[in-house]
RNA sequence: GGGCCAUUAGCUCAGUUGGCUAGAGCGCCUCCAUGACAUGGAGGAAGUCGGGGGUUCAAGUCCCUCAUGGCCCA
Numbered sequence: 001g002g003g004c005c006a007u008u009a010g011c012u013c014a015g016u017u018g019g020c021u022a023g024a025g026c027g028c029c030u031c032c033a034u035g036a037c038a039u040g041g042a043g044g045a046a047g048u049c050g051g052g053g054g055u056u057c058a059a060g061u062c063c064c065u066c067a068u069g070g071c072c073c074a
Stems, first nucleotide, its partner, number of pairs: 001073007010026004019057001028044005050066005
């Protein structure tokens, strides 16, 4: 220098052919239960979907670009 993949909640990850309110598990907070802890039950908070731009009535999803990480080629 060239190619490919990944980037979504604190962490690990889903997210269908672009469609109506963006989710799960773990973790965190509150409450119940216990003498207490663990387990268990109920509820809750937390996201500019890596940044910017474009297409579209509508973008996590499509296109361009930049960034970070990984792999391959030279």
A computed fold for a 74-nucleotide RNA from an Acidimicrobiales bacterium, annotated as transfer RNA. Lineage of the source: Bacteria > Bacillati > Actinomycetota > Acidimicrobiia > Acidimicrobiales. It matches the Rfam family "tRNA".